[in-house]
């Protein structure tokens, strides 16, 4: 320098052909227990790396930039 992939809740990830965001773990509350753990029930938590475009509507398509990972020279 070139190519590819990835960037979604604190962490690990899902989200097939665009229709307005989910799981597990962690956290908080309650129940259960002599108590703890475990278990069960519930709650909170992200507007999606940044900027722009297309569209009635985009995490999901297009462009640019940034970061990370891998490969090639």
């Nucleotide at each position: 320098g070139c190519c590819a992939g990835c960037u979604u809740a604190g962490c690990u990830c899902a989200g097939u052909c665009g229709g307005u965001a989910g799981a597990g773990c962690a956290g908080c509350u309650c129940a259960c227990u002599c108590g703890u753990a475990a278990u069960g029930a519930g709650c909170a938590g992200g507007c999606a790396g940044c900027g722009g475009g297309u569209u009635c509507g985009a995490a999901u398509c297009c462009c640019g930039c940034a970061g990370c990972u891998g490969g090639c020279u």